This is a predicted structure of a 76-nucleotide RNA (transfer RNA) from a Bacillota bacterium. The RNAcentral record of the sequence draws on ENA. It matches the Rfam family "tRNA". By type it is a transfer RNA. Its mean pLDDT, the model's own confidence on a scale to 100, is 80. NCBI's taxonomy places the organism under Bacteria, Bacillati, Bacillota.

[in-house]
RNA sequence: GCCGACAUAGCUCAACUGGCAGAGCAACUGAUUUGUAAUCAGUAGGUUGGCGGUUCGAUUCCGUUUGUCGGCACCA
Numbered sequence: 001g002c003c004g005a006c007a008u009a010g011c012u013c014a015a016c017u018g019g020c021a022g023a024g025c026a027a028c029u030g031a032u033u034u035g036u037a038a039u040c041a042g043u044a045g046g047u048u049g050g051c052g053g054u055u056c057g058a059u060u061c062c063g064u065u066u067g068u069c070g071g072c073a074c075c076a
Base pairs, nucleotide, nucleotide: 001072002071003070004069005068006067007066010025011024012023013022019056027043028042029041030040031039049065050064051063052062053061
């Protein structure tokens, strides 16, 4: 330099062909317990990497850009 994959909650990841953004763990509150853990019930937490476009509607499609990973190429 070329090609590809990925980027979504604090962490690990879903979201089937465009149609209300979710789960597990973690956190917090309550119940239970003499107390803790475990268990049960509940609560909160997101500019879906950034910018722009298409669309009535975008995590999803298109362009561009940033970062991470992988492959190939180059290198006296």